[in-house]
Molecule: Glycine riboswitch aptamer
Organism: Nitratireductor mangrovi
RNA sequence: GGCCUGCCAGCGGGAGAGAGCCCUCAGGGGCCGCCGAAGGGGAAAUCGCCCGAAAUCUCUCAGGCAAAAGAACCGCCUGCAGGUC
Numbered sequence: 001g002g003c004c005u006g007c008c009a010g011c012g013g014g015a016g017a018g019a020g021c022c023c024u025c026a027g028g029g030g031c032c033g034c035c036g037a038a039g040g041g042g043a044a045a046u047c048g049c050c051c052g053a054a055a056u057c058u059c060u061c062a063g064g065c066a067a068a069a070g071a072a073c074c075g076c077c078u079g080c081a082g083g084u085c
Base pairs, nucleotide, nucleotide: 001085002084003083004082005081006080007079010076011075012074013073018032020031021030022029023028033065034064035063039061040059041058042057046053047052048051
């Protein structure tokens, strides 16, 4: 110096589901129906260092159901760490 992987910050893309009904002067509260891609749980598809990790599966506790915000995941870029030539 090249390549690969991981982490932090930033930028871009980023789905689904009632702009539901009722009460309240407003803040807000209640009820029913739904969604899965913050997080969390379950199981074990899968992967591997063989006993560990763990899904876009599943639950819906939380979160969400106009917009906004958030958003798994993907890409770009900066710095750091590890491996390798």